[in-house]
Order: sequence, then C1' cells, then structure tokens
RNA sequence: AAGGGCAAACCCGGGGCGACCCGGGGACGCAAAGCCACGGGACUCGAACGCCGGCUCGCCGGCGCCGAGUCAGCCGGGCUACCGAA
Repeated sequence: AAGGGCAAACCCGGGGCGACCCGGGGACGCAAAGCCACGGGACUCGAACGCCGGCUCGCCGGCGCCGAGUCAGCCGGGCUACCGAA
C1' cells in the first nucleotide's frame, strides 16, 4: 500500500460512596489504543496510629502508614495478532 480495526474529549441512558465502568452517539488520536494488575506510577474510598496546621478545644483539613479498589489511551513487562515493498 490493500482490507479493515479500535475509539479521546463531550452528550444521552444505566451501575458504583467514589476513582471509574457498561450501552448508544461521537472522533482526539492509536501498527497492537488487542488481552493480562506482574513491577513502577497516578487516582478513589476507609478506620486506627504518627506528624503538621487551623480552631468555637467539640472537631476539621493535609501528609505519611495500612487495607480495599480504579486506570492497560501513564510507563515498563508478559501473551496473542491482519497485511506485507523492504
């Protein structure tokens, strides 16, 4: 090249406390944007404890830690895969 494939944001409907997921619409993009939570990372929910701050001294917020989850279109890794000049 050929045949095609997937589908971001956003909108509608549904599920979930939530991150987010499912279906429809829709295309920003993707040669693995196919599958898998193994490693890193980010995000969500939740006590106790530790630290810091605020304060009406009741408590509230943030970070850490721990647990449970989410994201494969965050990166790495594993598995699989159409065509084919080279």